Predicted 3D model of a 115-nucleotide RNA (FMN riboswitch aptamer (RFN element)).
RNA sequence: GAAAUUUUUCAGGGUGGGGCGCAAUUCCCCGACCGGCGGUAUAGUCCGCGAGCCGAAAGGCCGAACCGUUGCAACUACGGUACCGACAGUAUAGUCUGGAUGAAAGAAAAGUUUA
Numbered sequence: 001g002a003a004a005u006u007u008u009u010c011a012g013g014g015u016g017g018g019g020c021g022c023a024a025u026u027c028c029c030c031g032a033c034c035g036g037c038g039g040u041a042u043a044g045u046c047c048g049c050g051a052g053c054c055g056a057a058a059g060g061c062c063g064a065a066c067c068g069u070u071g072c073a074a075c076u077a078c079g080g081u082a083c084c085g086a087c088a089g090u091a092u093a094g095u096c097u098g099g100a101u102g103a104a105a106g107a108a109a110a111g112u113u114u115a
Base pairs, nucleotide, nucleotide: 002114003113004112005111006110007109008108009107010106015031016030017029018028019027032095033094034085035084036049037048038047039046044083045082052061053060054059065081066080067079068078069077087098088097089096
């Protein structure tokens, strides 16, 4: 260093002002902010997974990007302009509260076994 296996630890971020109203961080106007894991030229918007939702189960559902530049190579970088966001609660929520001191894709460390 390889394969198998056990244990432990870690593993999600984000809102201000104004308006109407009995009531809105939820609606309307203006502005701001955030981005799980693996793959691949560095990715919220490509491929896959987790989470979430439906179901007794098998299983099913599950959002969003283009243009230009550099380059061998970028739907990932740089420049520009866009777009998207589970469930439950509550005056309609990506950012509030809750399930959750949870679960988990996976990451790391240590041990054991095999030749």